[in-house]
Parts: sequence; structure tokens; C1' cells
RNA sequence: UCAAACCUUCGGGGCAGGGUGAGUCUGACAUUCGUUACCAUACGGAUGGCAGACAAUUCCCGAUCGGUGGUAAAGCCCACGAGCCGAUAGCAACCUGCCAUCGGCACGAUCCGGUGAAACUCCGGAGCCGACCGUACAGUCGGGAUGAAAGAAGGUUGGC
Repeated sequence: UCAAACCUUCGGGGCAGGGUGAGUCUGACAUUCGUUACCAUACGGAUGGCAGACAAUUCCCGAUCGGUGGUAAAGCCCACGAGCCGAUAGCAACCUGCCAUCGGCACGAUCCGGUGAAACUCCGGAGCCGACCGUACAGUCGGGAUGAAAGAAGGUUGGC
């Protein structure tokens, strides 16, 4: 130093505070039903409004976060990655699981001014976006996930 083989490690952040109250529970009261031969009482059930307690990291106000490679330093430019379905090939196998390639779906979002040789990347300003399942409607809670992965760093062997 390398279009080489293999190994190891690493490889995602985030609701401060306030409001509402779907519901759940408790209480006495009213109505009603049942138990009692009947009335009263008592007990139990149902319904009703009232009072109280609990109650959304999901709603509302507000707060807050930003994987990887490229490129003038980027969540919103060009690409890549995580999920699901199908086809084909391979590996392993108890149901089936794993993995590669291809196809499809999910998968989103930016402008203005300034500086400069160069910036949708920097500076100033104003915006916007965020898989699936669960749950009172979720980028931020719980879960698949002590997983996987774009990739990053290092090492061993080998070649030159």
C1' cells in the first nucleotide's frame, strides 16, 4: 500500500411546567326491582343526577430531540439504514428459522436575508417532519429490541 480473506470493538436522542377529563372508584340521596304473607325496617341489585378522589409523558398550551456516507460543517439537498409483503437461490431444521438478491409498500419534512470562490449545510430570521404494535389519539411512554443495521475504528493473515 491493496476492488483480498478473516476477526474484534463501537455504532440514536428526546415532555420542565400548566390545562382539559374519556373513564374508574367511593359516598350520601332519589327512583325502581328482588328477598319477606303484607306494611315498616334491613340487606342486595339496577338506574339517575349530585359531591369527592384518582385519572393522557398520547388531547390542548408549552417544552424538547435529530442515525450513517457524500458535499463548505445538513433531521428537511443527493444517497444509505431499521419495519412489512411477495418471488428466487442458499444454509440450518420439530413447528419453521436464518440469510442474500430482486420487486412492491410504509418513508416524512425549507424557505428568506447575509458572508464567501464555493453553503437549501455556516451566521441571522421564520417554518416544517418523524415507521409498526399497545394504550384516552404518542418523534419523546411501554413493546418487538440485551435485536438488526447503514457505517466507524482497530487487528490478524496474505499479495505487491
About this RNA
This is a predicted structure of a 160-nucleotide RNA (FMN riboswitch aptamer (RFN element)) from uncultured Chloroflexus sp. Lineage of the source: Bacteria > Chloroflexota > Chloroflexales > Chloroflexaceae > Chloroflexus.